RNA sequence: GCAGCCGUGAUGUAGUGGUAGCAUUGAAGCUUCCCAAGCUUUUCGCCCGGGUUCGAGUCCCGGCGGCUGCA
Numbered sequence: 001g002c003a004g005c006c007g008u009g010a011u012g013u014a015g016u017g018g019u020a021g022c023a024u025u026g027a028a029g030c031u032u033c034c035c036a037a038g039c040u041u042u043u044c045g046c047c048c049g050g051g052u053u054c055g056a057g058u059c060c061c062g063g064c065g066g067c068u069g070c071a
Stems, first nucleotide, its partner, number of pairs: 001070007010024004018054001026042005047063005
């Protein structure tokens, strides 16, 4: 330099154009003499800019970052 793949809460991961879900973590409560475990509730997220569309995490273009391959 070229190509491919990926980018979603603190972390991991799902979401094939129509309210962004799950697990762990965090907070509050219940339970307990206390802790742990368990149960209930709850906070936090789509890498950035533009386009298409009634509607974009999803499709298109450009950028940024990461991984892999080739040179």

Notes:
A computed fold for a 71-nucleotide RNA from Candidatus Iainarchaeum sp., annotated as transfer RNA. The coordinates come from a structure-prediction model, not an experiment, and the mean pLDDT is 81. NCBI's taxonomy places the organism under Archaea, Nanobdellati, Candidatus Iainarchaeota, Candidatus Iainarchaeia, Candidatus Iainarchaeum.